This is a predicted structure of a 75-nucleotide RNA (transfer RNA) from Allobosea sp. RAC05. The prediction has a mean pLDDT of 81. It matches the Rfam family "tRNA". The family's RNA type in Rfam is transfer RNA.
RNA sequence: AGCGGGAUGGCGCAGUCUGGUCAGCGCGCGAGCCUCAUAAGCUCGAAGUCGCGGGUUCAAAUCCCGCUCCCGCAA
Numbered sequence: 001a002g003c004g005g006g007a008u009g010g011c012g013c014a015g016u017c018u019g020g021u022c023a024g025c026g027c028g029c030g031a032g033c034c035u036c037a038u039a040a041g042c043u044c045g046a047a048g049u050c051g052c053g054g055g056u057u058c059a060a061a062u063c064c065c066g067c068u069c070c071c072g073c074a075a
Stems, first nucleotide, its partner, number of pairs: 002073006010027004020058001029045005051067005
């Protein structure tokens, strides 16, 4: 150099195939309710340039091109 998989809130993941309704789930964090109090439970909230750059499109996490990083295979 080659082949395959991956990169999405603090952490773990889904969503990509089939573009739009959607930035979603769990944990964690903050506030409130409940309780004598804590835990549990319930409600609400904050937190994301969807790895980076470019292209296509009315519209891109999703399609196309290039690049970076991680894991594996093979040599």